[in-house]
RNA sequence: GUGGAGAGUUUGAUCCUGGCUCAGAACGAACGCUGGCGGCGUGCCUAACACAUGCAAGUCGAACGAGAAAGUCCCCUUCGGGGGAUGAGUAAAGUGGCGCACGGGUGAGUAACACGUGGGUAACCUACCUUUUGGUUCGGGACAACACCUCGAAAGAGGUGCUAAUACCGGAUAAGACCACGCCCUCUUCGGGGGGUGGGGUAAAAGAUGGCCUCUCCUUGGAAGCUAUUGCCGAUUGAUGGGCCCGCGUCCCAUCAGCCUGUUGGUGAGGUAACGGCUCACCAAAGCUAAGACGGGUAGCUGGUCUGAGAGGAUGUCCAGCCACACUGGAACUGAGACACGGUCCAGACUCCUACGGGAGGCAGCAGUGGGGAAUAUUGCGCAAUGGGCGAAAGCCUGACGCAGCGACGCCGCGUGAGUGAUGAAGGCCCUCGGGUCGUAAAGCUCUGUAGGACCGGAACGAAUAAAUCCGGGGAACAAUACCCCCGGGUCCUGACGGUACCGGUUCAGAAAGCACCGGCUAACUCCGUGCCAGCAGCCGCGGUAAUACGGAGGGUGCAAGCGUUGUUCGGAAUCAUUGGUCGUAAAGAGCGUGUAGGCGGGAUGGUGUGUCGGACGUGAAAGCCCUCGGCUCAACCGAGGAACUGCAUCUGAAACUACCAUUCUUGAGUACGGGAGAGGGAAGCGGAAUUUCCAGUGUAGAGGUGAAAUUCGUAGAUAUUGGAAGGAACACCAGUGGCGAAGGCGGCUUCCUGGACCGAUACUGACGCUGAGACGCGAAGGCGUGGGUAGCAAACAGGAUUAGAUACCCUGGUAGUCCACGCAGUAAACUAUGAGCACUAGGUGUUGCGGGUUGUUGACCCCUGCAGUGCCGUAGCUAACGCAUUAAGUGCUCCGACUGGGGAUUACGGUCGCAAGACUAAAACUCAAAGGAAUUGACGGGGGCCCGCACAAGCGGUGGAGCAUGUGGUUCAAUUCGACGCAACGCGCAGAACCUUACCCAGGCUUGACAUCCUGAGAAUCCCCGAGGAAACCGGGGAGUGCCAGUUUACUGGAGCUCAGUGACAGGUGCUGCAUGGCUGUCGUCAGCUCGUGUCGUGAGAUGUUGGGUUAAGUCCCGCAACGAGCGCAACCCUCGCCCUUAGUUGCCAGCAUUCAGUUGGGCACUCUAGGGGGACUGCCGGUGUUAAACCGGAGGAAGGCGGGGAUGACGUCAAGUCCUCAUGGCCUUUAUGUCUGGGGCUACACACGUGCUACAAUGGGCGGUACAAUGGGCUGCGAACCCGCGAGGGGGAGCUAAUCCCAAAAAACCGCUCUCAGUUCGGAUUGGAGUCUGCAACUCGACUCCAUGAAGUUGGAAUCGCUAGUAAUCGUGCAUCAGCACGGCACGGUGAAUACGUUCCCGGGCCUUGUACACACCGCCCGUCACACCACGAAAGUUGUUUGGACCAGAAGUCGGUACGCCAACCCUUCGGGGAGGUAGCCGCCCAAGGUCUGAGCGGUAAUUGGGGUGAAGUCGUAACAAGGUAGCCGUAGGGGAACCUGCGGCUGGAUCACCUCCUU
Repeated sequence: GUGGAGAGUUUGAUCCUGGCUCAGAACGAACGCUGGCGGCGUGCCUAACACAUGCAAGUCGAACGAGAAAGUCCCCUUCGGGGGAUGAGUAAAGUGGCGCACGGGUGAGUAACACGUGGGUAACCUACCUUUUGGUUCGGGACAACACCUCGAAAGAGGUGCUAAUACCGGAUAAGACCACGCCCUCUUCGGGGGGUGGGGUAAAAGAUGGCCUCUCCUUGGAAGCUAUUGCCGAUUGAUGGGCCCGCGUCCCAUCAGCCUGUUGGUGAGGUAACGGCUCACCAAAGCUAAGACGGGUAGCUGGUCUGAGAGGAUGUCCAGCCACACUGGAACUGAGACACGGUCCAGACUCCUACGGGAGGCAGCAGUGGGGAAUAUUGCGCAAUGGGCGAAAGCCUGACGCAGCGACGCCGCGUGAGUGAUGAAGGCCCUCGGGUCGUAAAGCUCUGUAGGACCGGAACGAAUAAAUCCGGGGAACAAUACCCCCGGGUCCUGACGGUACCGGUUCAGAAAGCACCGGCUAACUCCGUGCCAGCAGCCGCGGUAAUACGGAGGGUGCAAGCGUUGUUCGGAAUCAUUGGUCGUAAAGAGCGUGUAGGCGGGAUGGUGUGUCGGACGUGAAAGCCCUCGGCUCAACCGAGGAACUGCAUCUGAAACUACCAUUCUUGAGUACGGGAGAGGGAAGCGGAAUUUCCAGUGUAGAGGUGAAAUUCGUAGAUAUUGGAAGGAACACCAGUGGCGAAGGCGGCUUCCUGGACCGAUACUGACGCUGAGACGCGAAGGCGUGGGUAGCAAACAGGAUUAGAUACCCUGGUAGUCCACGCAGUAAACUAUGAGCACUAGGUGUUGCGGGUUGUUGACCCCUGCAGUGCCGUAGCUAACGCAUUAAGUGCUCCGACUGGGGAUUACGGUCGCAAGACUAAAACUCAAAGGAAUUGACGGGGGCCCGCACAAGCGGUGGAGCAUGUGGUUCAAUUCGACGCAACGCGCAGAACCUUACCCAGGCUUGACAUCCUGAGAAUCCCCGAGGAAACCGGGGAGUGCCAGUUUACUGGAGCUCAGUGACAGGUGCUGCAUGGCUGUCGUCAGCUCGUGUCGUGAGAUGUUGGGUUAAGUCCCGCAACGAGCGCAACCCUCGCCCUUAGUUGCCAGCAUUCAGUUGGGCACUCUAGGGGGACUGCCGGUGUUAAACCGGAGGAAGGCGGGGAUGACGUCAAGUCCUCAUGGCCUUUAUGUCUGGGGCUACACACGUGCUACAAUGGGCGGUACAAUGGGCUGCGAACCCGCGAGGGGGAGCUAAUCCCAAAAAACCGCUCUCAGUUCGGAUUGGAGUCUGCAACUCGACUCCAUGAAGUUGGAAUCGCUAGUAAUCGUGCAUCAGCACGGCACGGUGAAUACGUUCCCGGGCCUUGUACACACCGCCCGUCACACCACGAAAGUUGUUUGGACCAGAAGUCGGUACGCCAACCCUUCGGGGAGGUAGCCGCCCAAGGUCUGAGCGGUAAUUGGGGUGAAGUCGUAACAAGGUAGCCGUAGGGGAACCUGCGGCUGGAUCACCUCCUU
C1' cells in the first nucleotide's frame, strides 16, 4: 500500500485489425404495472413566460412637536345635547435617528482578474462593535405635522399661516488629525515610506433618562449643579467587511489570421476612498498575435458530486463560498456602504384604473394561478428554539428560520406471520399414460403480536446565563447600608410541532406482493394458438404448419414495496493510448529537397542554483470523502476528534543530472591537399542507321492488311528494287537486380561551364550538430498560353470489319499532341505502398568504385583484406500472418508528418492558388453492422503440368428425312387419373387399360360401412326360390335347414367360428405434404478415392501422413521423406465361361461287339455331356530395361500370361435428385363422403412438336424349291404329338409328359438350284374394302391373327447427333416373364461374324499436383453503372423572411458635470433697515448619452418555383465494366469521347496469369 474479470457480432472455418452492442454504478428524473408502515432527505432541469389575492422590513415616546375615538364612570341638561374623568400621552399620521446595501430568490448575462489559488496595496475605505485619548461651548433661523384656502375623478398637488428637536445653520476652542514649508533620524525596490521637531493654515459637537441636594438661587420641592447610565464630536487602536492590482489555472471552432485610434506610451490637468487613458489637451507611433491576438459558438465559477484500480472523464441539483441579475434599456440621488429585488427619475413593451384630462404596477421573496412541459408540492402553523433589525428595556417585526401537509422522488429500517402437517388432497399443467410437477405449498392443528387498526392510561427532550424579584460579593459618586452598574446563586414565566415521539394495557392471523425475465450474451422450459401473418428485437436475429425467440397457459429464474422501460453520465473503450495505441500489405510516411521558429544535442574543469530533491513555516473556509468514538432500539441520519486536502507561496539546505555563465578538448561536423569512377545538370556543335516524302532509273499487276476480310494504294505504273535529295524525331549493339542524382529522372559522339558523392594521407577550425511547423525551391505524363516545328506515332474524328448491338477490342486513314523556346500548372500505384538522423545487434555469397597486402609473374590476372555503394540467402529478434532481417519491419534515442469503423466523401459550403482544366484545405445530415488485412480448406478459371475413359481421332453400323408402333409435350374433353423433366423424364412406374385393373368422368345405391377389434340382441352356418322393382349394385319377399364343444335329465344355458340387426368407440381415404420422414432407388462412378489414432509443425483454421521420384487398371506396389500405423474403398475371397483330373452313369453318351428305320434294344460308362469335388496362372522361369526396387518389355512352357473373358459386389459423400400412387410413417384434411358398391364412359381423343423403336427404300437383294446345324428356357386350370379337315389363322383329335425321358420345336441367316435385271419394280408394305379364325360374359368405342383384294410414303435422309475395341459391332433367328387374349417393348439364348485405334492438339467427363480468386447457396457464383418508380436527408437557387452585428448620419428623454442666471432665496457679513454683498438656486445653454430614425455593409438561420448529386427500397429496364489471363491483364494520374457501366491516347505501377530467356541464390 487494499488495487484492474469480460462477452456477442464480419468467415465454410481461422488469426488479426476494427466498429457496433451487452453485463456495472449513478440520477433534482419521467413513463407503465403494482403499492403496507416508519425515519431521514428531497421536489419547475421547460417560459429570466405572464401574474389575481394575502403575507415577506421595520423599529425607537429614554430625540421632537402635536394628539384622537369607541367603550366605561361621574356631573349638567331646554332631553336635542353638553362637560369632566378614564380609555391614553394609547391608536393613526408627522419631524428626527438607526435599519432598509443583511437575510431570501434566480442563473438571464458573463470566456472575464468573473471564479479558484497564492500574493500585493509604500495606491485605499470601513456605519454599528472594540482600545486609548481629548472634548461635549455660545448662538441663530426654518420646515413638516397642524389650521385655513385652492385644484384634481383619482393618484396627488399648490398657496397662506403657527411650531419643537439628538433636524438645519453660524461663531468659539483644537490635544490629536490633515495641508504646504524648514530641520533631524531611519528604512528603501531609489519611486518613496516611517519617526521626531519648529512656526503657519483648515475643520467639531446634542442631547436624553434615572438619582441626589454638599455648595448657589427660588425654596413642599425644584432649577443651576452633582452623580450614574447612555448618546454626540475630534483623534487613535483593533476587529469585521470591502475596493483596486498582480503570478498561475479555467470550454469548443484556424472552414475566425491578422487585430487596434483612447488604440500603446509620455507630459500636464481633471476625477475617485484609491492606482490607472478612468477622462481631457498636447506629443510620440506605438501595442497585441501561431505559446492562437481578433472573431464566432457555448457556459455563472468553486468547495464538491457521479464514475473510474488509478490517471482521467462527465457534472456544478440540494448544502456552503464568490459573482451577476431583479419586467427590458439608460441614469443618477441618498448613504459608511447601492448606481439599490419589495427606493427615485426617464424611455420601451405589457397589464390594470379612469370622469379620457390623466394615473397605477413589476412574485428570479413564501404560498398560490394561468401557460409551457414527459415532469416538480400547501394561497398551512409558529416566532417556542436558532439567527437578524430597532429599542435602555419590556417588546415589536421577521414566508430567514422552526415545524406540519403533499409525492415510493431517493436512501435506510420493518412487516405481510411462526411451528407442525403426506391420503403427497382437490384443482391446474405436462405425460412415453407408468407417472411427474405446482408441493409442506394448502387445508387441519398448535402458537406469536413485531408492525398496523380500534380503544384506554401515562408522557417527553428540545427551555435558558432574558426581564422581574430575593440573597451574597464588588465598583463610581454621594452624607448614605438607598438608587445605579458588574459578578455569583435562588425563585418565577415561556412549546408552533403536540397529547406527537416514547412507554404500558386490551383485542384481532386478521386488511398488507408485486414486477420483469426464461434462444445466445444471461440465472431460468414445456404445452397450446398463430403460420414471413399477427407480432418480437439491446446486438446477433426469431416468425413461410411441429416457434424453449410472437400471443396465452403451467412451471421456473431474478429482484422485492417495489419492479421494469426510456433518457443522461462515467465505466467496460488500451475505441484519442501521460500512465497506455498505431502508420510495408488492415485507417495512417507529406512526391522530393533547402531551411526559419521550435524541439533535441559530444568530452573535461570551475561557478550559479532555473528545473530537480530534502527540511521548516504559512495557507489550502466549513460541510463532504476516509478513520476512531459517540447520539437516535439498528441503519439511513446526526455530533465530536483525527487524518487527508496529492496545490500555492515564503525561508533554508543539497549540487549528481538538466539549464545558464566562464575556460578548455577533439572523437561529431566542416575546411585544405592528392586521386580515380559516373546516362548528375546546362549550353553549343557533329555523326551514322532507320521510317516517310520527293526526283530519276529498272519493272508489271497487284500491293497492303487480317482469325478471315474490307475500307485503302495501284495500269495516270503502285508494291518490289537501284541511285540521289529533303526533313524531323530517336540514338540499335555495348547494356549489366551496372552507374549517377534529393526526388522527378538521366543513355550516340565532341567541346565548354557546373553540382554532388567516394577513396587516401596529413594539417587546420573547435560542437560550428540533428530534425524541421510555417516558408521557399524542384517536381513524370497529360493539360493551358505565345511563337516556332512536324518524319514517325497518335486522343478526337472518318471509314472498313466484328457483333444481337459494338459509341470498343482488329484494320485503313487522321487532327490536337508528342519536338524546340519562354511562361503557367503542381498532380501519379510521384512505390521500397517502408520520413530523416545517430548508435548497437551472427554470418554467407555476387557485383560497382577506390585503397592496402601475400605469392607467382614483365603484365593481364588469381587470392586475402579496408572503406563506400548495390543485389540475393539466412541466425537471433520482431510480425496477425505474409514476411523483414547490418540497405531492419530487430534493439534504443531525437525531431517532423499522419491515422481513429464502412458508405456519404479524393464530396458540399467557405477560404487560398490558377487563364482554364482544376489543385490544396475540408465537414454534416442520413445510412449500414459491418467494411477490411493475412493465411486455410474447398469450389471454380475461355490458368498451367501430368494422367485416364469409345472422350476425340481411326473405323463399322445407326438416329435426324418416309410409313407404322410406342412414350411425352401441347391441344381437346364430362373425364382424357396420377407420378417422372438436362445427362440421371419421355417402349419410364406399366413383366402387358375391351369389363376388371382404375386411382378419372357421368349416373344409380350404402352409411359402424367393402375390411379389423370390442359390446348388446337375434339367428347355426349354409343352400334354394320369387318380384308388371332395377342396367347392375341394391331394395323387397319367401322357403329348406340344423352341425361342433361344455354344463345339466330333455327343454334350456354358455362358448368357438359364421350371418343379420343395433349402439358407440372406431374403420376407410391411390386425399395433401418426398421441403417433416424410414426404407428402397438413380447419379457422379467400379471413378480411386475418403478418413482416423498417436506423433510432429503452425497462435489458429489447418498441415503432415495422402506430397515427391518411379510404377499400376487401382492411395497397385517400390524408393525417398517427421512421420509411424490403422480403417472404409481397390485387389482377392463368391458365381460363370475356357483346360485337365477325379467321383457318379439315367432320362444323357456310343469307341469296340451284337441288333434296329432310329442308341431302337443288349451291352458298356472309354468319349461327349451332366453336376459334385479337385488341379491349374504365381511375373513362378529366362533375357533386357530400371535405382540392386516396384515394375515394364521380350521370350519359353502352357488350354489359358501378366486383372485370362463375363458377372455379382458401388467407399466418405453430392444432387432438400426420385418415390407419402409398392410398403411403413409424423402432422394436416375428410367422415350419409375425399369412404364404399355398381352400370356405362375415359386413360386408346388429334391441327401439331419431340424422344425411343420397327419395317423399308432393294440385286451382299426379292420370290420359289431343296438341304443342314443351336442354345437358353417353359409346360397339369398346362404343354399338347401322330393322324384328319381348312389356301390359312385355325378346327377335330387326344397319345405322351409333374419332364436330361413327352411336348412347345419349324431354328433362321447359311448352303444348293431356278427366277427377277435396276423399275417406285416380282422393291416396299402403309392404308382401305371384303371374308374369316381365336380368346373372352362381352372385341362398337378399343384385341391379336388369317385369306382375297387394294398397293401410300419411301430411291440412303439438312443442321445436328448415337452406339461399339472381339466372339465385340453388324446380322440371323429362338426362348421366357407379364398374360383369358394382346409384344415392333423388356429380359435371356445361341448362329454367322468384321473393320479400326497414328496418336492425346482439340470437344466431353473424371483423377492428382500447382497457380489466381472480390466465389463458399461455391461460375447456373459474384458484381458495376445509366434509366424508371417510391421514400429520406443534404447542396445550389430568382427571391422572400427573421435574427445578430459593423460603419456613416439624424435625433436626443432622464441625469451627472460645466457655463449662465436680469427670476428666486430665512440662517453669515455690511446697513442709513430701504437695501447691498457673499453664497446658492428654478430656468436656460453646452458636453456626454438610452430608446428611436435614415442609408449602407457583414455574419448566421427559416422558407422557395426549379435544379444537382447522394442514400435506402424480395423479385422493373439496358447492357457486362470488375473478381480466373474475367475472356482487350488490372489499376493510378491526366486529356478527349460515349445511353450506361466504360473506351481510347500519353506516362507510370505490379497490388498481373502463362510460357520462354537473362541474371542471381541454394544444393
Small-subunit ribosomal RNA from a soil metagenome, 1563 nucleotides, folded computationally. The prediction has a mean pLDDT of 83. Rfam family: Bacterial small subunit ribosomal RNA. Its family is annotated with structural constituent of ribosome and ribosome in the Gene Ontology.